Molecule: FMN riboswitch aptamer (RFN element)
Organism: mouse gut metagenome
RNA sequence: UUUCAAGGCGAGGUGCAAUUCCUCACCGGCGGUAAAAAGUUGCCCAUGCAAUUUUGAGUCCGCGAGCGGCAUAUAAAAAUAUGUUGUUGAUUCGGUGUGAUUCCGAAACCGACGGUAUAGUCCGGAUGAAAGAAA
Numbered sequence: 001u002u003u004c005a006a007g008g009c010g011a012g013g014u015g016c017a018a019u020u021c022c023u024c025a026c027c028g029g030c031g032g033u034a035a036a037a038a039g040u041u042g043c044c045c046a047u048g049c050a051a052u053u054u055u056g057a058g059u060c061c062g063c064g065a066g067c068g069g070c071a072u073a074u075a076a077a078a079a080u081a082u083g084u085u086g087u088u089g090a091u092u093c094g095g096u097g098u099g100a101u102u103c104c105g106a107a108a109c110c111g112a113c114g115g116u117a118u119a120g121u122c123c124g125g126a127u128g129a130a131a132g133a134a135a
Stems, first nucleotide, its partner, number of pairs: 001135004010024004025121002027111002029063004036055008058109002066087009091107005113124003
């Protein structure tokens, strides 16, 4: 510098009106950690051993988007841009084991802002921005 970088309302009920309420359903950004799984290669008669690749936590650690404060610039204002700073959800139990909130089993829980009958799933800012990944 270029490219990429988020998924999900199906059925029933109530109602004038709800993908927003109620019952069941469905979804899980980025990096780290990770004892599991799969592949490839080498050695070996073989059990195996070694190297390497991929996958592996929504709730752990860190981050991003979002939402505020302040400063500066433009501006009559609304606002916009840049910088800085703050805030930012949710897990337990049982099992194995030297070791797991990551594996296995079970039961829970969580989800920015604006709009609208109260929204993680619809519409909008957003053909945006970005943690980061690849070349």